[in-house]
RNA sequence: AUCAAACUUUAGGGGUGCCUAGAUAGCUUGGCUGAGAUAAUACCCUUUGAACCUGAAACGGAUAAUUCCGGCGAAGGAAAAAGUUGCCUUGUCUUU
Numbered sequence: 001a002u003c004a005a006a007c008u009u010u011a012g013g014g015g016u017g018c019c020u021a022g023a024u025a026g027c028u029u030g031g032c033u034g035a036g037a038u039a040a041u042a043c044c045c046u047u048u049g050a051a052c053c054u055g056a057a058a059c060g061g062a063u064a065a066u067u068c069c070g071g072c073g074a075a076g077g078a079a080a081a082a083g084u085u086g087c088c089u090u091g092u093c094u095u096u
C1' cells in the first nucleotide's frame, strides 16, 4: 500500500402473520415462529443486493394454526454515498 470484516454519519427500501379465550363490529389478553408480528421510532436490508415483492388462495413435509420448514431460486424485480479502524497474505523502502 492492497484487502476480509467491523463501526459511524446522512439518505433510501421493506415487513408486521397464525391460533385460543374474552369482547361484540371495535378491540383486549395469552400462546407459536422469527432480527422484527399492539407501526416499535425499533428491527432488517441497500447492487458483494433471499431485506422485501411477483410466481403463490401454488407444491411437499410438519402443526392447535400459519411462509412454521423446505424446494421453487444460476427464475423475474428490488433501494447508497462518504468516512474511520483494519485480520490473514503479498510487495516496496528505511533502520538494526
Base pairs, nucleotide, nucleotide: 001090005085006084007083008082009081010080011046012045013044014043016040017032018031019030021028022027052077053076054075059070060069061068
The prediction has a mean pLDDT of 77. The RNA shown here (TPP riboswitch aptamer (THI element)) has 96 nucleotides and comes from Echinicola salinicaeni. Of the family's consensus pairs, 100% are formed in the model. It was read from a public genome assembly, where an Rfam model found it.